[in-house]
């Protein structure tokens, strides 16, 4: 001296996933004494977790409206959270409304204060409900998790901070 991990603080990213209050017997940490060790006491709400609350996010759920009323074929389900929907090509095979590979696409994120331009980099999944659900005022239910990453791209506009 590099580089790859890992704790911990701070700062940032994708998401609704943020804050506050109350309690936590025992467990785990953390301080104090005690004690030769094993322990043993006492404080902390400190923490896992319990519970309510505020926000924030989601389903269900009326008149009106909209679908329903008509021909014809095929299939057989139908819905919801999310940007993650849709096609081409190959291929696997219990030959599909599967499954894997590649290329695109609707849509969607980042480039550290916000918008708009340009440019560069990514994402295009997953998972529920269980035959059932248009939107929907009262109403009524439910979440409030996970997963990442650390020198950050340029113009203009605007706002803020500092400093003369």
């Nucleotide at each position: 001296g590099g580089c790859a991990c890992g704790u911990c603080a701070c700062c940032g990213c994708c998401g609704a996933g943020u804050c506050c209050g109350c309690g936590g017997c025992g467990g785990c940490c953390c301080g104090c004494g005690c004690c030769c060790c094993c322990g043993c006491g006492c404080g902390g709400c400190g923490u896992a977790c319990g519970c309510g609350g505020a926000g924030c996010c989601g389903g269900g759920g009326a008149c009106c409206c909209a679908c329903c009323a008509g021909u014809u074929c095929a299939u057989c389900g139908g819905g919801g959270u999310g940007a993650a929907u849709c096609g081409g090509c190959c291929u696997g095979c219990c030959c599909g409304u599967c499954g894997g590979g590649c290329c695109g696409u609707a849509g969607g994120g980042c480039g550290g204060c916000u918008u708009c331009c340009a440019c560069g980099c990514c994402c295009g999944a997953a998972c529920c409900c269980g035959u059932c659900a248009g939107c929907u005022a009262a109403c009524c239910c439910g979440g409030u998790a996970g997963g990442c990453g650390g020198c950050a791209u340029g113009g203009a506009a605007g706002u803020c901070a500092g400093g003369a």